[in-house]
Context: one part of a larger RNA
């Protein structure tokens, strides 16, 4: 002056209780680790790896492996010499490559320049290693409420004070006091979205009132009231009222309000910690390869499978399966695209191509939800693996190795052991859409609405934290 205690106090978080839903068991979907391999390419490894980089590994991607090749090189500029178009055809070959034919370039009087090939030189090139040589950029403690400087005081001094104390608060957040007075980085406001209103504007979005038309539909006059869109303003301040306080606050079924005590959500991450991750995003010190650790190409691995882990998605049905009928959305995207009606196909898909660079047109059908029937507790009309068989669609190409469809098969599973997660409200749960990647290929990942709960006494304990103290043989 730290750290650290199974020392004390004081406080706080989905840390526990109180509930909800899981996961641990199956199956299958991915990731890992272990084996195995010619190779299974490297990276992340306790919280903070492990559906993590990778927002998409049939080729390519790619960095591994096997064979073939190449050697101023695949792209880059700089000198020196030399010859000239680029192209086309043939042999070889899996291709890459190598061998041979054939032609023979622009401007410019020249000299030379331009393009392009060769030889030669210095020189490219490396995702070889070193994240313990770095920058950068993240991750985690932690949106935790902390971390410090000027001055002056204190103490030999290392270093206190200030930042402690009594209240308060989310919050070093404010207020009272005090040898401190003030300042900084951080809380908090300033920024996004979202709830209310007004005001402007009125297409491609409205459709209250007038008209006109239809088999029907804002479809047309036209309207500007309303929903909406998208700019500007107002709004929320414990500002009021009550009780409590020195104050700062606090409590209230308090008024007003659409909204009440940070309204809810996001972006914001202080000093620093872990020699945390990353030299495979880029950069870069240094080390190392240079007819090869560099390069091209063709198949092949990255999909291997006795087993372990993780992290999901599908279920065990009846609050449900099943058929038939019937409503309500958000967010997006769309020209090498999105693709209506129509027409064929059981269907995945096909044919065809309207309209639409989109408030105009399409994707787009939402789905749970409701009506009706229909099964009646069973390995079943649960469930959906594997398997066989026929197909479609991307794509040079679906054997290793893609997706969906149809028809057949019809496993395991009857709510899961010690254990452990996740969540306090438009929150969990559950449902279905979208969209990045992408030719294809989503049960992952980012968003988006639709239905919609339980519970919370309380802070002894369990983790983890902040503040004062105490104790120490740690630094």
């Nucleotide at each position: 002056u730290g750290a650290c205690g199974g020392g004390g106090g004081c406080c706080c978080g989905c840390a526990c209780a109180a509930g909800c839903a899981g996961u641990g068991g199956a199956g299958c979907a991915u990731g890992u680790g272990g084996u195995u391999u010619a190779a299974u390419u490297c990276g992340a490894u306790g919280c903070u790896a492990c559906g993590c980089g990778a927002a998409g590994a049939a080729c390519c991607u790619u960095a591994c492996c096997u064979a073939g090749g190449c050697u101023u090189g695949a792209a880059a500029g700089g000198c020196u010499c030399u010859c000239u178009a680029a192209a086309c055809c043939g042999g070889u070959g899996a291709a890459a490559g190598c061998c041979g034919g054939c032609u023979a370039c622009c401007c410019g009087c020249a000299a030379g320049g331009g393009g392009g090939g060769g030889a030669g030189u210095a020189c490219a090139g490396g995702u070889g290693c070193u994240g313990c040589a770095u920058g950068g950029c993240u991750g985690u403690c932690g949106u935790c409420a902390g971390c410090u400087c000027g001055u002056g005081c204190c103490g030999u001094g290392a270093g206190g004070u200030g930042u402690u104390u009594g209240g308060u608060u989310a919050a070093g957040u404010c207020c009272a006091g005090c040898a401190a007075c003030g300042a900084g980085c951080g809380c908090a406001a300033c920024c996004c979205c979202u709830g209310g209103a007004u005001c402007u504007a009125g297409u491609u979005a409205c459709c209250a009132g007038c008209g006109a038309a239809u088999a029907a539909u804002g479809u047309c006059g036209g309207g500007a009231a309303c929903u909406c869109u998208a700019g500007a303003u107002c709004g929320a301040c414990u500002g009021c009222c009550u009780a409590c306080g020195c104050a700062a606050g606090u409590a209230g079924u308090g008024a007003g309000g659409a909204a009440g005590g940070u309204g809810g959500g996001g972006a914001c991450g202080a000093c620093g910690u872990c020699a945390a991750g990353u030299c495979a995003u880029c950069a870069u010190g240094g080390c190392c390869c240079u007819u090869a650790c560099g390069c091209c190409u063709a198949g092949g691995g990255c999909u291997a499978c006795a087993c372990a882990c993780g992290u999901g998605c599908u279920a065990c049905a009846a609050u449900g399966g099943c058929g038939u009928c019937u409503a309500c959305g958000a967010c997006g995207c769309g020209c090498u695209g999105c693709a209506a009606u129509a027409c064929c196909g059981u269907g995945a898909g096909g044919u065809g191509g309207a309209g639409c660079g989109a408030a105009u047109c399409g994707c787009u059908a939402a789905a749970a939800a409701g009506a009706c029937g229909u099964c009646u507790c069973a390995g079943u009309u649960c469930a959906g693996a594997u398997c066989g068989g026929a197909g479609u669609c991307u794509g040079c190409a679906a054997c290793u190795c893609g997706a969906c469809u149809c028809c057949g098969u019809g496993a395991a599973g009857u709510u899961g052991g010690a254990a452990u997660u996740g969540c306090u409200a438009g929150u969990a749960a559950u449902c279905g859409c979208a969209g990045g990647u992408c030719a294809g290929c989503a049960c992952a990942c980012u968003g988006c609405g639709g239905u919609g709960a339980a519970u919370a006494c309380g802070u002894u304990c369990c983790c983890g934290g902040g503040c004062c103290u105490u104790g120490u043989a740690c630094a």
Molecule: small-subunit ribosomal RNA, 3' major domain
Organism: metagenome